[in-house]
Molecule: transfer RNA
Organism: Dermatophagoides pteronyssinus
RNA sequence: GGUUCCAUAGCUCAGUAGGCAGAGCGUGUGGCUGUUAACCACAAAGUCAGAGGUUCGAUCCCUCUUGGAACCG
Numbered sequence: 001g002g003u004u005c006c007a008u009a010g011c012u013c014a015g016u017a018g019g020c021a022g023a024g025c026g027u028g029u030g031g032c033u034g035u036u037a038a039c040c041a042c043a044a045a046g047u048c049a050g051a052g053g054u055u056c057g058a059u060c061c062c063u064c065u066u067g068g069a070a071c072c073g
Base pairs, nucleotide, nucleotide: 001072002071003070004069005068006067007066010025011024012023013022019056027043028042029041030040031039049065050064051063052062053061
């Protein structure tokens, strides 16, 4: 230098034929009890890496950029 893949909640990761953004863990509040843990209920937490394009509508499609990984030279 070239090709391919990855980037979504604090962490680990799902997600889709383009039509409300989710799970587990963690965190907070409450319940339970002698107390803690466990368990139960509820809640908060997101610029879906960034910019542009297509579209009535983009996390999803196209282009470029940034960061990471693998392979080739």